RNA sequence: GCCUAGGGUAGAGGCGCUGUGAUUAAGAGUAUAUAUCUGGAAUCUUGCAAGAUGUAGAUGGGUAUAGAAAGGAGUCAUGGCCGAAGGUCAAAAAUGUUGCAGAUUUUUGGUCUGGCCAUGCAUAAAAUAUAUGCAUGGCUGUCACUUAUUUAAGUGGAGAACUACAGGGUCA
Numbered sequence: 001g002c003c004u005a006g007g008g009u010a011g012a013g014g015c016g017c018u019g020u021g022a023u024u025a026a027g028a029g030u031a032u033a034u035a036u037c038u039g040g041a042a043u044c045u046u047g048c049a050a051g052a053u054g055u056a057g058a059u060g061g062g063u064a065u066a067g068a069a070a071g072g073a074g075u076c077a078u079g080g081c082c083g084a085a086g087g088u089c090a091a092a093a094a095u096g097u098u099g100c101a102g103a104u105u106u107u108u109g110g111u112c113u114g115g116c117c118a119u120g121c122a123u124a125a126a127a128u129a130u131a132u133g134c135a136u137g138g139c140u141g142u143c144a145c146u147u148a149u150u151u152a153a154g155u156g157g158a159g160a161a162c163u164a165c166a167g168g169g170u171c172a
Base pairs, nucleotide, nucleotide: 001170002169003168004167008165009164010163011162014082016081017080018079019078020077021076022075023074024073032066033065034064035063036062037061038060042053043052044051046101047100048099049098085113086112087111088110089109090108091107092106093105094104095103114140115139116138117137118136119135120134121133122132123131124130142157143156144155145154146153147152
């Protein structure tokens, strides 16, 4: 130096990723309930079927009195970590439903993304918060190559990577 090797142990990137608990704001004076006035035939769920409510006046609108929650987010504490994690496709199971699909959660497999930020568009959402995807630009880590020389620049690649250490084999 090469192989074993997508192996083992330990690490680095940084507004680093993610779980749990507490708390805060927003959601919202919204949905909804009761009373009353108006009004006069349809109304009810993500979609379809079925079903239910309604001239004994529903749905809608006004007034008054009451009045939530979920998902998502911030902060603090704490845990697990560095394909951390997040999308997307397929399959299976469960939840949910009157039923089917959609939706949600978990597992497995394939595929994409090194990480962060800003802007624009799209989707989700009450939202200008936030998340995800795409595009553009920037910052940063890592390796390779080239140039230069004391400390950098340029180009390119990808995390099954990168750095360090150790075991075994082999060559010099």
The RNA shown here (Lysine riboswitch aptamer) has 172 nucleotides and comes from Hathewaya proteolytica DSM 3090.
The organism belongs to Hathewaya proteolytica, within Bacteria.
RNAcentral records the identical sequence in 2 taxa.